This is a predicted structure of a 72-nucleotide RNA (transfer RNA) from a Candidatus Niyogibacteria bacterium. Its mean pLDDT, the model's own confidence on a scale to 100, is 80. It matches the Rfam family "tRNA". Rfam's curators write: Transfer RNA (tRNA) molecules are approximately 80 nucleotides in length.
This record gives sequence, C1' cells and structure tokens, in this order.
RNA sequence: GUCCCCGUAGUUCAACGGAUAGAACAGGGGCGUCCUAAGCUCCUGAUGGAGGUUCGAUUCCUCCCGGGGACA
Repeated sequence: GUCCCCGUAGUUCAACGGAUAGAACAGGGGCGUCCUAAGCUCCUGAUGGAGGUUCGAUUCCUCCCGGGGACA
C1' cells in the first nucleotide's frame, strides 16, 4: 500500500429495516442477618464519528477513526 473481518452499558453477549435497544455478571439503594454472605427486590448505565438511502437505520451504502487478520 491492497483486501477481509470486527466496533452496542464497566465486562461478556442479544436485537427480519419497525414496540421503551434486551439479558447476564459487575456497581449503587433497600429487605434480610447479631454481623457478614447467600437469597429477594428496585435503580444507574450503551449503538465509535460524520454524511447518505428510507415513512422509519443497531441493521443497508460512503468516508473517517480504532482493533484484528491475509498478501505485498
């Protein structure tokens, strides 16, 4: 340099182009306990960026950014 794949909560993963982007773990509050833990319950928290297509984009297209790989 060319080509391919990936990018969603703190972490690991979901989501035919359409319902409030969902779950587990983690974190915080409460219940519980003599105290702690287990358990129960509630809460916080995310689509890498900019454009485009579309009535509607996490999803499709383009460029950029970041990570990984193949070739040179």